Context: one part of a larger RNA
RNA sequence: GGACGAACGCUGGCGGCGUGCCUAAUACAUGCAAGUGGAGCGACGAACCAGGGCUUGCCCUGGGGCAAAGCCGCGAACGGGUGAGUAACACGUGGGUAACCUGCCCUGAUGAUUGGGACAACCCGAGGAAACUCGGGCUAAUACCAAAUGUGCUCUUCGGCCUCAAGGCCGCUGAGGAAAGGUAGCUUCGGCUAACCGCAUCAGGAUGGGCCCGCGGCCCAUUAGCUUGUUGGUGAGGUAACGGCUCACCAAGGCUCCGAUGGGUAGCUGGUCUGAGAGGACGAUCAGCCACACUGGGACUGAGACACGGCCCAGACUCCUACGGGAGGCAGCAGUAGGGAAUCUUGCGCAAUGCGCGAAAGCGUGACGCAGCAACGCCGCGUGGAGGAAGACGGCCUUCGGGUUGUAAACUCCUUUCAGUUGGGACGAAGCUUCGGUGGUGAAUAGCCAUUCGGAGUGACGGUACCUUCAGAAGAAGCCCCGGCUAACUACGUGCCAGCAGCCGCGGUAAUACGUAGGGGGCGAGCGUUGUCC
Numbered sequence: 001g002g003a004c005g006a007a008c009g010c011u012g013g014c015g016g017c018g019u020g021c022c023u024a025a026u027a028c029a030u031g032c033a034a035g036u037g038g039a040g041c042g043a044c045g046a047a048c049c050a051g052g053g054c055u056u057g058c059c060c061u062g063g064g065g066c067a068a069a070g071c072c073g074c075g076a077a078c079g080g081g082u083g084a085g086u087a088a089c090a091c092g093u094g095g096g097u098a099a100c101c102u103g104c105c106c107u108g109a110u111g112a113u114u115g116g117g118a119c120a121a122c123c124c125g126a127g128g129a130a131a132c133u134c135g136g137g138c139u140a141a142u143a144c145c146a147a148a149u150g151u152g153c154u155c156u157u158c159g160g161c162c163u164c165a166a167g168g169c170c171g172c173u174g175a176g177g178a179a180a181g182g183u184a185g186c187u188u189c190g191g192c193u194a195a196c197c198g199c200a201u202c203a204g205g206a207u208g209g210g211c212c213c214g215c216g217g218c219c220c221a222u223u224a225g226c227u228u229g230u231u232g233g234u235g236a237g238g239u240a241a242c243g244g245c246u247c248a249c250c251a252a253g254g255c256u257c258c259g260a261u262g263g264g265u266a267g268c269u270g271g272u273c274u275g276a277g278a279g280g281a282c283g284a285u286c287a288g289c290c291a292c293a294c295u296g297g298g299a300c301u302g303a304g305a306c307a308c309g310g311c312c313c314a315g316a317c318u319c320c321u322a323c324g325g326g327a328g329g330c331a332g333c334a335g336u337a338g339g340g341a342a343u344c345u346u347g348c349g350c351a352a353u354g355c356g357c358g359a360a361a362g363c364g365u366g367a368c369g370c371a372g373c374a375a376c377g378c379c380g381c382g383u384g385g386a387g388g389a390a391g392a393c394g395g396c397c398u399u400c401g402g403g404u405u406g407u408a409a410a411c412u413c414c415u416u417u418c419a420g421u422u423g424g425g426a427c428g429a430a431g432c433u434u435c436g437g438u439g440g441u442g443a444a445u446a447g448c449c450a451u452u453c454g455g456a457g458u459g460a461c462g463g464u465a466c467c468u469u470c471a472g473a474a475g476a477a478g479c480c481c482c483g484g485c486u487a488a489c490u491a492c493g494u495g496c497c498a499g500c501a502g503c504c505g506c507g508g509u510a511a512u513a514c515g516u517a518g519g520g521g522g523c524g525a526g527c528g529u530u531g532u533c534c
Stems, first nucleotide, its partner, number of pairs: 001534004006530005013381006019374002021339001026337003030334003035074003040071002048063007081292003091216007100209002105205007113147004122137006153176003158171005181197003184193003218264003225255003230252008267289004271282004294315005317328004345371001347370003353367001354365004384414004394405004418475001420470001423467002428461001431458006437451005478523005483504003489518005499506002
């Protein structure tokens, strides 16, 4: 000198864009943060419509389907947070997988036949303070089960080809295992469909992951030896998959001064800061990966978890209790207490972007978009401009002549950014949704697609940005320093006192170094100090 997620002191007008618990991975009141599908299913059935009965404001029948609960499907493994642990194939980079998996999505092939029994909801009963639980009865399905079929597929016998090898490919023999319907249209009411959404099997793709390997990146030798599933083999089990991953047996190996083992510290990277570079330091925000979710352990479901807002067990803590027993997990968004030098609102909205579900309309979304607070940072703007010498008054200094503050002020003319006021008022929606028309595909007036053809609806921010009216210089300047380094000097007070100080050093009666004043210098909505890094 530069930099900062900064803090502290004094000061503080506006705007834009960013950033904001670095400490206690401490404990948490309250609200919200993951739902959705009625075009899978059975019940219940509000408004509304039509018909009927009348006692005239009710009842019955048919349609219709709000809302809440249940079965079922998908999602809840994403998104969001944190950095505790981890010195490790955790990360980065480059490879391997002939040792693997992959829901939703895309492409292609084939299929969807016949049956069955339940369980919620509901009704009845029982227990309990509660959480909730138990018994009996009825019922549906794209829930569950059985049989059939088998293009593929899996296992297997044999043969052939390829590969360095475990192995891959082709043909043959035998064995094994699938499925679900819904909406719409047409209908001769039996059903049918090259419609749409689904279902099953297989092959391929895409995407996402698992596993393995080479290389790379901290400190300590005042840590020198470490290791028994340890190192290897055979066999078995297990896994999606290789493997001591696990087990039985056998052998006695394996690592290490090119630093094993132990200890300390630490999430890693893209990057950030600095520097001419080499390098050094760091790893907030943003992005990728990893790990964790009160602490420890475990599995279940599932394509995917050993699962933040799932389950079980143990522990600590907190809460409820009728003392028998129960409930909870903010390192999600706000917010509270505590800790601390220190870090924000218990805000608005799903309008946009994205995600989940849904055929869609749509619903949900503290992701996200916005607003609020904070000079915390960067950037921009303003606090007026021009003229104006009797060089006014006042202040300070003075050799008492004057000098300086100083064109500074007053005064004259002018302007009105920003803030204030008046009125208008967005872009973000050229999108999306819906209705109608037209065109394409098509057997089709289904469906799908297109439409620069028309109508309607849709904005949290926000009456914001922006434009405009009005008034008047009107509302807007401080902080640090002035001995040398280092730009900037005098007076008074003080008298080794009070004090200053980054280093050298100032102060003991003329202090440009302390305190105050005048003057000056620097920067400026900031200026200094402290801390840390280069």

This is a predicted structure of a 534-nucleotide part of an RNA (small-subunit ribosomal RNA, 5' domain) from Conexibacter arvalis.
Its mean pLDDT, the model's own confidence on a scale to 100, is 83.
The sequence was found in a public genome assembly.